[in-house]
RNA sequence: UUAUCAAGAGUGACGGAGGGUUCAGGCCCUGUGAAGUCCGGCAACCUGCUUGUUCCGAUAGAGCAAGGUGCCAAUUCCUGCGGCGUCAGCCGAGAGAUGA
Numbered sequence: 001u002u003a004u005c006a007a008g009a010g011u012g013a014c015g016g017a018g019g020g021u022u023c024a025g026g027c028c029c030u031g032u033g034a035a036g037u038c039c040g041g042c043a044a045c046c047u048g049c050u051u052g053u054u055c056c057g058a059u060a061g062a063g064c065a066a067g068g069u070g071c072c073a074a075u076u077c078c079u080g081c082g083g084c085g086u087c088a089g090c091c092g093a094g095a096g097a098u099g100a
Base pairs, nucleotide, nucleotide: 001100002099003098004097005096010039012038013037014036018029019028020027023080024079025078026077040072041071042070045068046067047065048064049063050062051061076095081092082091083090084089
């Protein structure tokens, strides 16, 4: 800089009190076992293979795999700024996360 962020993923082992990134306010999860580690799993961004468009090459499209990442309560848990509004909410921005 750019793409995505409403889906998906455990009746496992160890562990032993916190966790939901940070600030604030909420709301939640958690000894019916948090964080963390291992195993397991999900997905398909990159990657590989096949197919395929084409005069050729490259690109698009489709399928398969799962090597590199990522992820596995709640929309990125919600709000914080702006707009609309039937005042329930909706849309956008910002911030953040992940990939390239």
The RNA shown here (SAM riboswitch aptamer (S box leader)) has 100 nucleotides and comes from a sheep gut metagenome. The prediction has a mean pLDDT of 79. The sequence is in RNAcentral, with records from MGnify. It matches the Rfam family "SAM riboswitch aptamer (S box leader)". About the family: The SAM riboswitch is found upstream of a number of genes which code for proteins involved in methionine or cysteine biosynthesis in Gram-positive bacteria.